Description: SAM riboswitch aptamer (S box leader) from a Chloroflexota bacterium, 100 nucleotides, folded computationally. Its Rfam family is "SAM riboswitch aptamer (S box leader)". About the family: The SAM riboswitch is found upstream of a number of genes which code for proteins involved in methionine or cysteine biosynthesis in Gram-positive bacteria. Model confidence (mean pLDDT): 79 of 100. The sequence is in RNAcentral, with records from Ribocentre.

RNA sequence: CCCCUAUCAAGAGCGCUCGAGAGCCCUGGCUCGAUGACAGCGCAGCAACCGACCGCCGCCCCUCACGGCGGAACGGUGCUCCUGCCAGGUCCGAUAGGAG
Numbered sequence: 001c002c003c004c005u006a007u008c009a010a011g012a013g014c015g016c017u018c019g020a021g022a023g024c025c026c027u028g029g030c031u032c033g034a035u036g037a038c039a040g041c042g043c044a045g046c047a048a049c050c051g052a053c054c055g056c057c058g059c060c061c062c063u064c065a066c067g068g069c070g071g072a073a074c075g076g077u078g079c080u081c082c083u084g085c086c087a088g089g090u091c092c093g094a095u096a097g098g099a100g
Base pairs, nucleotide, nucleotide: 001100003098004097005096006095007094008093013043014042015041016040017039021032022031023030025089026088027087028086029085044080045079046078049076050075051074053071054070055069056068057067058066084092
């Protein structure tokens, strides 16, 4: 970079730096922003996709392995105004896991 699968109405904010636009793109709305948005960093938190761990069940003669469900939150990510801001368009975007 491309492809596949899943999810995108729940949940969780403070500080510092920067300095003008930001909420992917198009159209129309709406919203945020010099009382500093967006972004970056730090700390804190939320969630539970993946790995490790724990319990139960299935498979099995038994164990391991494998699979399912639940727990937990150590590690890898992600996320922490507004339904992915809303409607329409475009197989468009984001995140996780996997294959090349």